[in-house]
RNA sequence: GCCUCGGUGGUGUAGUGGUUAGCAUAUGAGACUGUCACUCUCAUGACCCGAGUUCAAAUCUCGGCCGAGGCG
Numbered sequence: 001g002c003c004u005c006g007g008u009g010g011u012g013u014a015g016u017g018g019u020u021a022g023c024a025u026a027u028g029a030g031a032c033u034g035u036c037a038c039u040c041u042c043a044u045g046a047c048c049c050g051a052g053u054u055c056a057a058a059u060c061u062c063g064g065c066c067g068a069g070g071c072g
Base pairs, nucleotide, nucleotide: 001071002070003069004068005067006066007065010025011024012023013022018055026044027043028042029041030040031039048064049063050062051061052060
């Protein structure tokens, strides 16, 4: 340099163009308990950046940045 794959709450991960962006974990509050733990309930918090296509984009296209793998 070229090719492929990926980037989503603090962390891990799902997501078929119209879902309230889901789940787990974490954190906070509450319930339970003599206390802690476990368990249960509630809350908090996310689509890498820019442009395009579209009535509508996390999702499709292009460019950029970062990461992983391959080729040279």
Molecule: transfer RNA
Organism: Candidatus Aenigmatarchaeia archaeon